Transfer RNA from an Alphaproteobacteria bacterium, 76 nucleotides, folded computationally. The coordinates come from a structure-prediction model, not an experiment, and the mean pLDDT is 82.
RNA sequence: ACUGAUGUAGCUCAACCGGAAGAGCACCGGGCUUCGAACCCGGAGGCUGAGGGUUCGAGUCCCUCCAUCAGUACCA
Numbered sequence: 001a002c003u004g005a006u007g008u009a010g011c012u013c014a015a016c017c018g019g020a021a022g023a024g025c026a027c028c029g030g031g032c033u034u035c036g037a038a039c040c041c042g043g044a045g046g047c048u049g050a051g052g053g054u055u056c057g058a059g060u061c062c063c064u065c066c067a068u069c070a071g072u073a074c075c076a
Base pairs, nucleotide, nucleotide: 001072002071003070004069005068006067007066010025011024012023013022019056027043028042029041030040031039049065050064051063052062053061
């Protein structure tokens, strides 16, 4: 330098053919318990890496950029 993959909640990951985002763990409150752990019930937490475009409608499609990973090339 080129090619490909990935980027969504604090972490690990879903989201079908574009119809508007959910789970587990963690966290907070309650129940249970002598107190904890475990278990049960409830809750909060996202402008989906950034910007733009298409569309009635974008996490999803298109363009540019950023970050990480992998491969290929170069290395006088």

It matches the Rfam family "tRNA".